RNA sequence: AACCGUUCAGGGCAAACUUGUUGAAAAGCAGGGGCGCAAAGCUAUUGGGUCUAAAGCGAAAUGCUAUGAUCGCCAGGCUUACCGGU
Numbered sequence: 001a002a003c004c005g006u007u008c009a010g011g012g013c014a015a016a017c018u019u020g021u022u023g024a025a026a027a028g029c030a031g032g033g034g035c036g037c038a039a040a041g042c043u044a045u046u047g048g049g050u051c052u053a054a055a056g057c058g059a060a061a062u063g064c065u066a067u068g069a070u071c072g073c074c075a076g077g078c079u080u081a082c083c084g085g086u
Base pairs, nucleotide, nucleotide: 002086003085004084005083012037013036017032018031019030020029021028022027035072041078042077043076046075047074048073049070050069051068056064057063
């Protein structure tokens, strides 16, 4: 430096559910919780998927639509990162 995750140490993150709070919603944030995760670190102004539909469109719909959300949906990106192995 590259690749890998069979073992060890220190640990790290935190699904469902739940309490508070923000939001039109999806969902976010904080506390509890712990299903899982070796990048479950960052990136949504990299692409695709998925969720929502306030505003807008529409005569109306349970309709359409992202500028909203999700990186714990997938792929990509980052002179990024602990321990160990080869």